[in-house]
RNA sequence: CAAGCCGGCCGGACGGCCGCGGACGCUCGUCGUCCGAGGAAAGUCCGGGCUCCACAGAGCAGGGCGCUGGGUAACGCCCAGUCGGGGCGACCCGAAGGAGAGUGCCACAGAAAUGACACAGCCGCGGCGGUGCCGCGGCAACGGUGAAAUGGUGGGGUAAGAGCCCACCGGCGGCCGGGUGACCGGCCGGCCAGGUAAACCCCGCCCGGAGCAAGGCCGAACAGGGACGGACGGUUCGCCGUUCAGGGGCUGCUCGCCCCGUGUCCCGGGUCGGGCCGCUAGAGACGCCGGGCAACCGGCGUCGCAGAUGGAUGGCCGUCCCCCGCCGCCGGGGAGCGGCGGCCCCUCGGGGCCGUGAACGGAGCGGCGGGGACAGAACCCGGCUUACAGGCCGGCUUGCACG
RNA sequence: GCCCGCUUAGCUCAAAGGACAGAGCGCAUGGCUUCGGACCAUGAGGUUAGGGGUUCGAGUCCUCUAGCGGGCACCA
Numbered sequence: 001c002a003a004g005c006c007g008g009c010c011g012g013a014c015g016g017c018c019g020c021g022g023a024c025g026c027u028c029g030u031c032g033u034c035c036g037a038g039g040a041a042a043g044u045c046c047g048g049g050c051u052c053c054a055c056a057g058a059g060c061a062g063g064g065c066g067c068u069g070g071g072u073a074a075c076g077c078c079c080a081g082u083c084g085g086g087g088c089g090a091c092c093c094g095a096a097g098g099a100g101a102g103u104g105c106c107a108c109a110g111a112a113a114u115g116a117c118a119c120a121g122c123c124g125c126g127g128c129g130g131u132g133c134c135g136c137g138g139c140a141a142c143g144g145u146g147a148a149a150u151g152g153u154g155g156g157g158u159a160a161g162a163g164c165c166c167a168c169c170g171g172c173g174g175c176c177g178g179g180u181g182a183c184c185g186g187c188c189g190g191c192c193a194g195g196u197a198a199a200c201c202c203c204g205c206c207c208g209g210a211g212c213a214a215g216g217c218c219g220a221a222c223a224g225g226g227a228c229g230g231a232c233g234g235u236u237c238g239c240c241g242u243u244c245a246g247g248g249g250c251u252g253c254u255c256g257c258c259c260c261g262u263g264u265c266c267c268g269g270g271u272c273g274g275g276c277c278g279c280u281a282g283a284g285a286c287g288c289c290g291g292g293c294a295a296c297c298g299g300c301g302u303c304g305c306a307g308a309u310g311g312a313u314g315g316c317c318g319u320c321c322c323c324c325g326c327c328g329c330c331g332g333g334g335a336g337c338g339g340c341g342g343c344c345c346c347u348c349g350g351g352g353c354c355g356u357g358a359a360c361g362g363a364g365c366g367g368c369g370g371g372g373a374c375a376g377a378a379c380c381c382g383g384c385u386u387a388c389a390g391g392c393c394g395g396c397u398u399g400c401a402c403g
Numbered sequence: 404g405c406c407c408g409c410u411u412a413g414c415u416c417a418a419a420g421g422a423c424a425g426a427g428c429g430c431a432u433g434g435c436u437u438c439g440g441a442c443c444a445u446g447a448g449g450u451u452a453g454g455g456g457u458u459c460g461a462g463u464c465c466u467c468u469a470g471c472g473g474g475c476a477c478c479a
Stems, first nucleotide, its partner, number of pairs: 001399010012320007020036006026029001038374001042385002045383005050211004057255004062207005067081005082096001083094004097202002102200002104196003119143001121139008151169006172189007215277004224267005229244006246260004269478003284303008321372009337361001339356007404475007413428004421459001430446005452468005
């Protein structure tokens, strides 16, 4: 210098005028002061807090997760590692338990797709008969099919072959050693083992349901109606009592618990579709120190940091900054910018002029036009995922050139 | 704001994970007819909303994104 790989961050700045929401203050005004979106506020995909349903109970069903160890309020998240895959490499990716519990499925092709199998073929014996065919037996090396054919390569062996035997590799089991563990290494043994669990399922762990339109209080208006059983006994014929059942309690079933006419459900009706609380101080932000490889944890200090409810956080102007396009000009014989020094102007944001070099800070400047992304709180947090113009910083890899 | 569901040809819908995704209506061309309709024959038309994954194989299973649709207020 070129091509890449990780991690972190910014995502316009300042000033003036006008405007919007909230809190506080008093001199109560057309007042003053202060505060006012994000890294994703988004998707609502996970996890929690909070509220109500029994201080949230039991079993089944159902759902989720799935290498190991740790972190955490919790998680499907994060960190560190193991194994597998990809890349020359930095590094990246992995829903990564079990197919040796059982069931299902494996299209087409193929002889055969899982109790494996024998089409072409190879070998032996016999027969016919004449140089090939038939029958019986052995075989699975070679050919063809397929995504996949019952370990792979090489040698021995054999009539031909075959883990039949041997060596190495792969898989499985046992023992020993290391590691908290996933797992790794070594030795020995015998060759029984197709794929699929983001198919049913098995194993282990976790999950009660609903959601701030939760829930509580106050007020305005209107029009009520229906269902809530049976049997027995009593009755003033309206109902009452007992018992067995039943209904409701925010997705299923059984049990249990609570309530059942000041109740529950359904239909209908009403409401400037009202006001207040919940509501923003919280697993809070920042800084320092300590522990830990890290995620994270602990201690101390400082700060006060949106709360709307048709839903505020915006508009215009000025001076700059950044990016893109066109035109013009200068430039490795060093332009321009930056730095340093001086003077002047200003709307106080900034701008202009002059000077400066033994340059190891080296590539643009001016004019015109356009642009400054994705997107915006709504009970609050921790994550994940997705969107994002342009730019900055740090670490690392490979290649080339030079010293 | 919260909770659910759907997306296959122009329209309405099919399709146990298996060959080239089908059917009706519609459309085009030809025939029949004096002409039109009906009828007969033939044909075109698909990124199965889009991306990624699991699998030998995905419209179907899993996941992300996009679009569309529905429900949930309070009072008596």